[in-house]
This record gives sequence, C1' cells and structure tokens, in this order.
RNA sequence: GCACCCGUAGCUCAGCUGGAUAGAGCGUCAGGUUCCGGACCUGAAGGUCACACGUUCAAAUCGUGCCGGGUGCA
Repeated sequence: GCACCCGUAGCUCAGCUGGAUAGAGCGUCAGGUUCCGGACCUGAAGGUCACACGUUCAAAUCGUGCCGGGUGCA
C1' cells in the first nucleotide's frame, strides 16, 4: 500500500433480509430478606448504535467519507 472483518449501556455481546418502546448477561444504585454481610427476590438508573454526510415516508441496519482495532497478502 491492497483486501476483508469489527466498533451498540461501565464490561462482554445479540439485533444488521430497513419499520413497532434499542435489548440480554454481568456490574452499579435502591428496596425486601438477614443479627451484619454474601447468596436470593423486586425495582431503577445508564445508550447522539465510533464520528460526519447522503438515500428513504422511515436507518443500529443501505451508500460514501473519516477515525480506531484486528486478520491476510505484498
């Protein structure tokens, strides 16, 4: 330099054949339980879907650019 893959909650990830409120586990916080804690149960908070622009009635999902990471080739 070229090609391909990945980037979604604090962490690990699902969703990517465009459409309904953007989800799960873990973690955090509150309450219950307990002598206290852990475990367990209930609830809550937390996201410009890396970023920008475009296409569309509608974009996490399609296109272009850009940034970061990974793999292969030279």

Background:
The RNA shown here (transfer RNA) has 74 nucleotides and comes from a Candidatus Saccharimonadota bacterium. Model confidence (mean pLDDT): 83 of 100. Rfam family: tRNA. Gene Ontology term of the family: triplet codon-amino acid adaptor activity.